Model confidence (mean pLDDT): 87 of 100.
This is a predicted structure of a 103-nucleotide RNA (Glycine riboswitch aptamer) from Photobacterium chitinilyticum.
RNAcentral holds the sequence, with entries from MGnify.
């Protein structure tokens, strides 16, 4: 990636002279095509602390700088059957994540 099997949720809602799909209109739903959305971790901007070094001084210790660790903030990366419902869907048919053989 093909094949075959299983495979869930929600109004056969109303109105247009109206089974069922299409259209327009009103209202309620559903989540498992699709698509968005982030947690914890990881990386990084800035800022803070401390041990710590380094300079200086009026050298029990001040002051100046720089500072691992660890902590805060912002950014990026970051999953799902989580959330969202654009999509889609709400009798049966299609459709379907995902799963099993087989290829």
């Nucleotide at each position: 990636c093909c094949u075959c099997u299983g495979g869930a949720g929600a109004g056969a809602u109303c109105c247009g002279u109206u089974a069922a799909a299409u259209c327009g209109g009103a209202c309620g739903c559903c989540g498992a095509a699709g698509g968005a959305g982030c947690a914890a971790a990881c990386u990084u901007u800035c800022c803070c602390c401390u041990a710590u070094c380094u300079g200086u001084c009026u050298c029990a210790g001040g002051c100046a700088g720089a500072a691992a660790c660890g902590g805060g903030u912002g950014a990026g990366u970051g999953a799902a059957a989580c959330u969202c419902u654009c999509a889609g869907g709400c009798a049966a048919a299609a459709g379907g994540a995902c799963a099993g053989a087989g290829g």